[in-house]
RNA sequence: AGAGUUUGAUCAUGGCUCAGGAUGAACGCUGGCGGUAUGCCUAACACAUGCAAGUUGAACGGAAGCUUUCCAAGCUUUAGUAGCGGACGGGUGAGUAACGCGUGAGAAUUUACCUCUAGGAGGGGAACAACAGUUAGAAAUGACUGCUAAUGCCCCAUAUGCUUUAAUAGUGAAAUGGAUUUAUUCGCCUGGAGAGAAGCUCGCGUCUGAUUAGCUAGUUGGUGAGGUAAUGGCUCACCAAGGCGACGAUCAGUAGCUGGUUUGAGAGGAUGAUCAGCCACACUGGGACUGAGACACGGCCCAGACUCCUACGGGAGGCAGCAGUGGGGAAUUUUCCGCAAUGGGCGAAAGCCUGACGGAGCAACGCCGCGUGAGGGACGAAGGCCUCUGGGCUGUAAACCUCUUUUCUCAAGGAAGAAGAUAUGACGGUACUUGAGGAAUAAGCCACGGCUAAUUCCGUGCCAGCAGCCGCGGUAAUACGGGAGUGGCAAGCGUUAUCCGGAAUUAUUGGGCGUAAAGCGUCCGCAGGCGGCUUUUCAAGUCUGCUGUUAAAGCGUGGAGCUUAACUCCAUCAUGGCAGUGGAAACUGAAAGGCUUGAGUAUGGUAGGGGCAGAGGGAAUUCCCGGUGUAGCGGUGAAAUGCGUAGAUAUCGGGAAGAACACCAGUGGCGAAGGCGCUCUGCUGGGCCAUUACUGACGCUCAUGGACGAAAGCCAGGGGAGCGAAAGGGAUUAGAUACCCCUGUAGUCCUGGCCGUAAACGAUGAACACUAGGUGUCGGGGGAAUCGACCCCUUCGGUGUCGUAGCUAACGCGUUAAGUGUUCCGCCUGGGGAGUACGCACGCAAGUGUGAAACUCAAAGGAAUUGACGGGGGCCCGCACAAGCGGUGGAGUAUGUGGUUUAAUUCGAUGCAACGCGAAGAACCUUACCAGGGUUUGACAUCCUGCGAACCUCUUAGAAAUUUGAGGGUGCCUUCGGGAAUGCAGUGACAGGUGGUGCAUGGCUGUCGUCAGCUCGUGUCGUGAGAUGUUGGGUUAAGUCCCGCAACGAGCGCAACCCUUGUUUUUAGUUAUUUUUCUAGAAAGACUGCCGGUUAUAAGCCGGAGGAAGGCGGGGACGACGUCAAGUCAGCAUGCCCCUUACACCCUGGGCUACACACGUGCUACAUUGGGUAAGACAAUGAGUCGCGAGCCUGUGAAGGUCAGCAAAUCUAUAAACUUACUCUAAGUUCGGAUUGUAGGCUGUAACUCGCCUACAUGAAGUUGGAAUCGCUAGUAAUCGCUGGUCAGCCAUACAGCGGUGAAUCCGUUCCCGGGCCUUGUACACACCGCCCGUCACACCAUGGGAGCUGGUUAUACCCGAAGUCGUUACUCCAACCCUUGUGGAGGAGGACGCCGAAGGUGGGGCUAAUGACUGGGGUGAAGUCAUAACAAGGUAGCCGUA
Repeated sequence: AGAGUUUGAUCAUGGCUCAGGAUGAACGCUGGCGGUAUGCCUAACACAUGCAAGUUGAACGGAAGCUUUCCAAGCUUUAGUAGCGGACGGGUGAGUAACGCGUGAGAAUUUACCUCUAGGAGGGGAACAACAGUUAGAAAUGACUGCUAAUGCCCCAUAUGCUUUAAUAGUGAAAUGGAUUUAUUCGCCUGGAGAGAAGCUCGCGUCUGAUUAGCUAGUUGGUGAGGUAAUGGCUCACCAAGGCGACGAUCAGUAGCUGGUUUGAGAGGAUGAUCAGCCACACUGGGACUGAGACACGGCCCAGACUCCUACGGGAGGCAGCAGUGGGGAAUUUUCCGCAAUGGGCGAAAGCCUGACGGAGCAACGCCGCGUGAGGGACGAAGGCCUCUGGGCUGUAAACCUCUUUUCUCAAGGAAGAAGAUAUGACGGUACUUGAGGAAUAAGCCACGGCUAAUUCCGUGCCAGCAGCCGCGGUAAUACGGGAGUGGCAAGCGUUAUCCGGAAUUAUUGGGCGUAAAGCGUCCGCAGGCGGCUUUUCAAGUCUGCUGUUAAAGCGUGGAGCUUAACUCCAUCAUGGCAGUGGAAACUGAAAGGCUUGAGUAUGGUAGGGGCAGAGGGAAUUCCCGGUGUAGCGGUGAAAUGCGUAGAUAUCGGGAAGAACACCAGUGGCGAAGGCGCUCUGCUGGGCCAUUACUGACGCUCAUGGACGAAAGCCAGGGGAGCGAAAGGGAUUAGAUACCCCUGUAGUCCUGGCCGUAAACGAUGAACACUAGGUGUCGGGGGAAUCGACCCCUUCGGUGUCGUAGCUAACGCGUUAAGUGUUCCGCCUGGGGAGUACGCACGCAAGUGUGAAACUCAAAGGAAUUGACGGGGGCCCGCACAAGCGGUGGAGUAUGUGGUUUAAUUCGAUGCAACGCGAAGAACCUUACCAGGGUUUGACAUCCUGCGAACCUCUUAGAAAUUUGAGGGUGCCUUCGGGAAUGCAGUGACAGGUGGUGCAUGGCUGUCGUCAGCUCGUGUCGUGAGAUGUUGGGUUAAGUCCCGCAACGAGCGCAACCCUUGUUUUUAGUUAUUUUUCUAGAAAGACUGCCGGUUAUAAGCCGGAGGAAGGCGGGGACGACGUCAAGUCAGCAUGCCCCUUACACCCUGGGCUACACACGUGCUACAUUGGGUAAGACAAUGAGUCGCGAGCCUGUGAAGGUCAGCAAAUCUAUAAACUUACUCUAAGUUCGGAUUGUAGGCUGUAACUCGCCUACAUGAAGUUGGAAUCGCUAGUAAUCGCUGGUCAGCCAUACAGCGGUGAAUCCGUUCCCGGGCCUUGUACACACCGCCCGUCACACCAUGGGAGCUGGUUAUACCCGAAGUCGUUACUCCAACCCUUGUGGAGGAGGACGCCGAAGGUGGGGCUAAUGACUGGGGUGAAGUCAUAACAAGGUAGCCGUA
């Protein structure tokens, strides 16, 4: 410090996610030691048991025990009285948004114990516990009578104090006690001072919500009184009507605050465990008492809930102290030791108490440190894993050798911590030291697709599973699970949760708003914010010096101590905050004064659809009346509905009505915006220009507020020609609640009133200043010119366009800024949910304004790029159309396919680019399929062992495979061991597979397409993807060539080079027949070379000459980058998977040839351009010895017999169409030949399924073929025959070739199809076979409404009213003091009464939570239904507001 993720790719916007650090943590796996910290975050839930606050006998009287003396005294213990302490220490964070806390000031206060200081302590008195007796009760606890002490209580005196005055006056104390001893000490009382502590007041700071905007009656203030330690509405009486609030009152929610902690570069953010300061609380609520201090955690009273005891009458209790229990929870420890240390209480002290504290225990919960051995040890054991089988990794790792002992076990010694002379240690026989033993006792966790360091094998097969994000998994998973290996960290490692960071993703530092989210529709304007030049003063802001404070701890820096570190200790700083004080005066501010340039006023002109009102006008439309006139009109893509013989449309004349104002008219004018357009008049707002005067900062912006505000819509009254939601009808359509047509109501118009929204847009807030210009146009002024209008120069204001710098993600903006600055306002923070719900306000309503959340996704969106696509555009080409010729589709038949059938009908190919295709030959074989019969190292290959030469003949069984038996035969080489070849048998490695995957592959092929394209280097442009080049103007078959050009060159394609053919020359050659010819080679020839025209003096094109051939002469081979996961695992090869007495192999028979049907490709025909018969003529390619076969003979013929020639320019062939002659004559025929019968021939072991051919006989459909569709541009189509491959034969009408005869047409590019280039739009990129919207149906999720129902909380009104303070009191009682001695007085206690008053009750409210039949929309899901709204002109351009 960044990274991943939107796209085919890019830039920017923007969210999501990750890497870091942290934790009082928890969970999973694992776990050696020590030090040091930490340990109920949840139920402020309930608590058994023990302990946590006592102490003093030197305050007091008693009691009990002991000792000594026998009088009493001493010692110990202690229930009670009394004193001090139980207000500290310890716990918790419920409440509290507050002077509670933090910080800084302050005045009207108190303070026990402590320190210092001043003074004092004189004289009296009366009680009550304990105790004794009686008595109540279960207990707790009392009641009555009697006795008694004190440092307990009371009175008098005294008084530096206090109160109050003019003087005076009033008022207030004590314990001379305890101890030992003979002088001290501890105490007591009253003042003063201090220290520390506490109470109170104020400035500032201190969370969220405005869908909480008004709150407040003791409320705000005053006077007086009361009350308090003290100020004060703290309380009361009276008076006044104030006080708080947009700088956020009130209300609601949440929360102890801080030092600090954590993160961060910082600013900030989050947090408030442990330690420390403050506050609050102590079962819940209320209350006071005592006291220096409490409204009191281990005190009291009352009420409530809960628990316990009970003899049922009554009582007791409060772990948020330390342990511990239950419960809750993901989760948090021992019912330990000790007062040895530190600290606290009491005491004169010894001492006692102390769950504070010091320690130990449990827990890897954190931080820190150490160890689990160290050195040597192989071209490297074994095992494991992988492998290209060579090896590699584990790996110096192990074994083995040497060494060490931190740690471990045992043994011995053994602290500091102790102050304070002796004594005193819980920890603890601990730390530590020494010795002995033995490598001995000690390694895991996570990850390994990218981010992110680290990879392979097996298993699984969109399953199981993983996942922080992107995403993996559908048979070769580096992503799942396991193994091996590797990487990281390490006594830990991962996960989860939370916080900060990264996130400049709330932006003060440090963001934005034309199109990504975002400028209010526009203006006016209060508060607020900001504000021209200049002088003086002040010093609030500002700057600066000094002082105080900001506790300690912590952080930082420097040291020190534990072996180091963590930890602890010592020293010390800064920034900043607040307060006080001194100084400066530039800037801001305040006060006073001046100025004119900002702003405004006056004067003179001027343009204008600016606004409101009134009056007038013509064209058009419709309607009405009348005339002429006759059959249609109207409307559309085409029609129909509609109108019309009752006279329409058309046309002429007259009349009526309403609405809108052609031309002028213009990126022209005016207005704040909405908006404004015939003419004239009246009223009225604003602007601009010019001129000099005047005022003197009067200004800018503007939350809340106010005004205006298109269309639609609403209310009331008018009006209503045309147009026209709704509605009706006609068409279109699969449907058509639409687009088109015919009608047509609201409305559109006017008046008055509402509404308040628009894509209200320049998608651009207002104001001011500055920053190149060019060129239009509107309004005004000046100059110059002119008779004048123009023209020209210049200036001010408006409105356009191009453009520099600059800005911008880019597009673009660019003096009318989106540039550079200042001021103010508004707004934004991922998409969806949603501008929705709820609440509130406004509105007659429609609705508008304000405006969320749950949930869900990893994107949504902007600009630009390259493609692809378009029922977008332009240019061009192609047998693409057109013009022609001939076909297919109809018939019969051949063949292939689908389908069906079958035991099997083997498999593959499936739009073009499968279908006479693989197959250039299925009767067996082929053959892969089926049935049956057999074999199992195999039909085939290699290796090993044994035996036998090999081989040949005959034979049994069998359908054959296979098998039985008999005979013949002994070979070749040899180093004599054996070997080669071959057969049989055996064994195991292995063979074998036309089994799967063409979506794992190689190779080959098809297709776009023989289309003209596809790219690269360097340069340039662009942030970039990319562009340029390759576009443009011409031209070409061509990215062919020329010209131009920020491009210049180059490559693969095109063309040429290759083959063939056409002409000539030449060489050679066999055959033949001399030449010509032929065959094979070599060479020449054609290049727009020549002429003319044209184009741009180019490339080229047109015409001509010559020439066998002319503009690529014809034909072929040749197929760029790539596309289609195109085809092929069955041609071959091949990875992986699968089978192995079978998915292998052999054999026989069958099947691939089936047959209702459908399709493709052919053949033959339907006839006279023909059929038949006879005669006659002319080819080329090619093939042949297992062959081609002449001739002759036989046969009607297929063919047979015999046999010549030929390994072929020598031999082997009738070419046919054609020509000539005759015949047939329009018919199912002398056309056509299917089908069938009979008889034959040939091949072959074998023609039944299932071959070909011949003869005779038979003689079907068919008379030129619907929709549709195919081929072809010249030696082509059409037509005619011939040859070859495969092959025993052949289902060949196929395929591949050869020659013969030999046309027609091309105006042209509108249209169909395909393609190329440029351009345009795009929401497509799997690329239009794309994308995508909504309803409905199903499942799930969260949420709104909802008759209600159930809680919580809060304020309020009334009722009741405990305890208790205060007040009153005529009732009851009472020792101290007084006197007049009385049941006297003062005073007190109790009771009663009064005010207040907690809990409780009742009533209607506010807020909030959960739940609710039913219901509304929303989101998600995989397939479904209906249509096709949007994206291209998306097929009716789209969108916004409204109905």
This is a predicted structure of a 1443-nucleotide RNA (small-subunit ribosomal RNA) from an uncultured bacterium. The RNAcentral record of the sequence draws on ENA and Greengenes. The prediction has a mean pLDDT of 84. Its Rfam family is "Bacterial small subunit ribosomal RNA".